[in-house]
RNA sequence: UGCGGAGUGGUGUAAUGGUAACACGCCGGACUUUGGAUCCGUGCGACUCUAGGUUCGAAUCCUAGCUCCGCAG
Numbered sequence: 001u002g003c004g005g006a007g008u009g010g011u012g013u014a015a016u017g018g019u020a021a022c023a024c025g026c027c028g029g030a031c032u033u034u035g036g037a038u039c040c041g042u043g044c045g046a047c048u049c050u051a052g053g054u055u056c057g058a059a060u061c062c063u064a065g066c067u068c069c070g071c072a073g
Base pairs, nucleotide, nucleotide: 001072002071003070004069005068006067007066010024011023012022013021018056025044026043027041028040029039030038049065050064051063052062053061
């Protein structure tokens, strides 16, 4: 430098054009002498890497950039 892949709560992953879900975690409660384990909860937490574009509507499609990984030189 070229090509390909990835970027979504604190962490790991979903969501394949229609109000972003699950697990762990955290918080509160039940249980327990305490802790752990277990169970419960309209509980907390991401406007999805950035900036534009397409669309009635974008995490998703397009363009450019940033970061990381791989391949090639």